This is a predicted structure of a 358-nucleotide RNA (Bacterial RNase P class A) from Sinobacterium sp.
[in-house]
RNA sequence: AGAGUCGGCUGAGCAGUCGCUGUUUAUUUGCUUGCAAAUAAAUGGAGGAAAGUCCGGGCUCCAUAGGGCAGGGUGCCAGGUAACACCUGGGAAGCGUAAGCUUACGACAAGUGCAGCAGAGAGAAGACCGCCUAAGUUAGUUCGCUAACCGGUAAGGCUGAAAGGGUGCGGUAAGAGCGCACCGCGCGACUGGUAACAGUUCGUGGCGAGGUAAACUCCACCCGGAGCAAGACCAAAUAGGAAUCCGUACGGCGCUGCCCGCGUUGGGUUCGGGUAGGUUGCUUGAGGUCAGUGGCGACACUGUAUCCAGAUGAAUGACUGUUCUCGACAGAACCCGGCUUAUAGGCUGGCUUUCACU
Numbered sequence: 001a002g003a004g005u006c007g008g009c010u011g012a013g014c015a016g017u018c019g020c021u022g023u024u025u026a027u028u029u030g031c032u033u034g035c036a037a038a039u040a041a042a043u044g045g046a047g048g049a050a051a052g053u054c055c056g057g058g059c060u061c062c063a064u065a066g067g068g069c070a071g072g073g074u075g076c077c078a079g080g081u082a083a084c085a086c087c088u089g090g091g092a093a094g095c096g097u098a099a100g101c102u103u104a105c106g107a108c109a110a111g112u113g114c115a116g117c118a119g120a121g122a123g124a125a126g127a128c129c130g131c132c133u134a135a136g137u138u139a140g141u142u143c144g145c146u147a148a149c150c151g152g153u154a155a156g157g158c159u160g161a162a163a164g165g166g167u168g169c170g171g172u173a174a175g176a177g178c179g180c181a182c183c184g185c186g187c188g189a190c191u192g193g194u195a196a197c198a199g200u201u202c203g204u205g206g207c208g209a210g211g212u213a214a215a216c217u218c219c220a221c222c223c224g225g226a227g228c229a230a231g232a233c234c235a236a237a238u239a240g241g242a243a244u245c246c247g248u249a250c251g252g253c254g255c256u257g258c259c260c261g262c263g264u265u266g267g268g269u270u271c272g273g274g275u276a277g278g279u280u281g282c283u284u285g286a287g288g289u290c291a292g293u294g295g296c297g298a299c300a301c302u303g304u305a306u307c308c309a310g311a312u313g314a315a316u317g318a319c320u321g322u323u324c325u326c327g328a329c330a331g332a333a334c335c336c337g338g339c340u341u342a343u344a345g346g347c348u349g350g351c352u353u354u355c356a357c358u
């Protein structure tokens, strides 16, 4: 200097004028004893993803709150967390020279499926081309053999994504773990590690029927439901309506579906009418910042100062000047922890590797 890899911060700035909105204080007015409106001052006012609505919760109600079945979720080990399908660290497999990255990572002799075509044969799966002709039968014979039948074989070849572990030696009629050596694989012990797992360790076995479970399934663990348009309160208005069906506590209704249990005492359907206004929930939090301690880390504990948006047809906008790196993706609606997706430009840290110089 180049290439790569893993992160962090920022996300137009400044000044002026007018405008929007929350809170506090003061004044004035109204109404009636604490509310509303107006004015003034002070102070606060969208994100790293606010997006997606994919997970997990807080909170509210069903509701007094259990069990089972169905259904759903997760899937290597150990930790973190309120919890999780998230995060951290480790293991295994794979990719990469490496730093690093990916993983829907339990079980295939519990069972059932699937893999077109090709090929002899695709899972308790094989004899097409080959090799042999030992043993047996028939015929010929120059008595060496030849031919045919029968038979043996799976080492070589073909097909295919995949073909009954690999290399070598022996053995055989020719072969074959048929036997042996080494490697691979299974099982057991030992050693290290909390564990997953690992091993230049030891022993043993010729060694099972391969792939696929993001196929059905089996195994282990976990799981009530609905949702701020939840729910609570106030005010007002209407029709304390009409018709019809089931049923009478052995019944009906309620709790996602079913059953038991529990609670409660009437329910369902159709037509028609009124209201849809206000307050609350609504922002002090499993908070965030900074510092210290512990930990490889996620994170935890202690302390410090402090309050950081609450709109409701939906609040931060318009204009002017100026600077430069010339401005991306994009706007809260109950809240929080994650994941996923989008992202112009700028600043910056660690690590890996290549080249050159010293």
Stems, first nucleotide, its partner, number of pairs: 001354010012323007020045012047329001051340002054338005059227004066260004071223005076090005091105001092103004106218002111216002113212002128157002130153003136149005165183006184207001185205005190199003231280004241271006251265004287308001290303005324327001
Its mean pLDDT, the model's own confidence on a scale to 100, is 78. Taxonomically the source falls in Sinobacterium (Bacteria, Pseudomonadati, Pseudomonadota, Gammaproteobacteria).